[in-house]
Background: Model confidence (mean pLDDT): 82 of 100. The part of an RNA shown here (large-subunit ribosomal RNA, domain IV) has 355 nucleotides and comes from Zea mays subsp. mexicana. It matches the Rfam family "Bacterial large subunit ribosomal RNA". The source organism's lineage runs through Eukaryota, Tracheophyta, Poales, Poaceae and Zea mays.
Context: one part of a larger RNA
């Protein structure tokens, strides 16, 4: 000095971001027990009082069966200390308010919470080779040896009261118009080219001549090869009209008006798809702000109530209230104290300095 500890006059939170850390409660019986309140073995061990050693007499019950021990007890009786749950071990308590119903998960090694979950609600997909998932895969597998009282996703998150209003935009879904993409048909047609059959008062060669050979014309016919239209099927997108918000989302200006003043039920007017309803409200949202007022304090930018002017609440990104719970956030109060006013003393360790 530094760890660990022990004690302390008088105050008793003046310490201090904050009672951090100490202290104080503390067993067991008997008595008591508010406010609340989901009426629960809830709140409650609420809170708050008292008793407890030891010997002796008796009563009752068990057990054991001479004697004894054990519990319970008598408006019984003695007795000792400073102190009788005599050490250990072993709950502070009590009001208000916020979160978040409640056990529970979690950031292994800085954040245990008001995050996550959760029962309950709802919404939307899925008729079974379900939907949706893993996967290169039309194989296989989960879903499920389940079948809409099922699974599968999203949201919100016990309970109690409720949960407005708009579908113009975006999403989803249904219904409609008119196409064309894609796949087919090769019954119809043109071009070219090769080739049968009929005929030919067209023409060349040969022959006096009937005739014969080629070359074209016509008519019908079979093939190849190319290309074109037709036809049948017909979608999503687009277009065009509904739906639909516990779907993603939204939920106004301005002027003026009542016989003091103020306010403004009311009135005109612009604009939207529709204007913010119940409720809460300076709030875990409020900037201005230490808002005004009330109560706590000698003094409070803090708590609590109330008020409403809500920069920039608000209804399953739930709105509001809520008893229980909480190593939850904030504020008081009581009981305690070295946490301070102010410091002092001791014990163990360890360590530096002087000698």
């Nucleotide at each position: 000095u530094c760890a660990a500890a022990u004690u302390u006059a008088a105050g008793g939170a003046a310490c201090u971001c904050g009672g951090c850390a100490a202290a104080a409660u503390g067993a067991u019986c008997u008595c008591g027990u508010a406010c609340g309140u989901u009426c629960g073995a809830c709140a409650a061990g609420a809170a708050g009082a008292g008793a407890u050693g030891c010997c002796c007499u008796c009563u009752a019950u068990a057990u054991a069966u001479u004697u004894a021990u054990a519990u319970a007890g008598c408006u019984g009786g003695g007795u000792g200390g400073c102190a009788c749950a005599g050490a250990a071990u072993c709950g502070g308590g009590g009001g208000g308010u916020g979160c978040g119903a409640c056990u529970g998960u979690u950031u292994a090694c800085c954040u245990a919470a008001a995050a996550c979950a959760c029962a309950g609600c709802a919404g939307c997909c899925u008729g079974c080779u379900a939907a949706c998932a893993c996967u290169a895969a039309c194989a296989g597998u989960g879903g499920u040896c389940g079948u809409a009282u099922a699974g599968g996703u999203u949201g919100u998150g016990a309970u109690u009261c409720c949960u407005g209003u708009c579908c113009g935009g975006u999403g989803u879904c249904u219904c409609g118009u008119g196409a064309u993409a894609u796949a087919g048909u090769g019954a119809u047609u043109a071009a070219a080219g090769u080739u049968g059959u009929a005929u030919u008062u067209u023409u060349c060669u040969a022959g006096c001549a009937a005739u014969a050979g080629g070359a074209g014309g016509u008519a019908u016919g079979a093939c190849u090869u190319u290309g074109a239209a037709a036809c049948u099927u017909g979608a999503a997108g687009a277009c065009g009209a509904g739906a639909u918000a516990a779907a993603c989302g939204a939920c106004g200006g301005u002027c003026u008006u009542a016989a003091c003043u103020a306010u403004a039920a009311g009135g005109a007017u612009c604009c939207u798809a529709a204007g913010g309803u119940a409720g809460c409200g300076a709030a875990a949202u409020u900037c201005c702000u230490u808002g005004g007022c009330c109560g706590c304090u000698a003094a409070u930018u803090a708590c609590g109530g109330u008020c409403c002017u809500g920069c920039a609440u608000g209804a399953a990104a739930g709105g509001a209230a809520c008893a229980g719970c909480g190593a939850u956030g904030c504020c008081c109060c009581c009981a305690c104290u070295g946490u301070c006013u102010u410091a002092a003393a001791u014990u163990u360790g360890a360590g530096u300095c002087c000698g």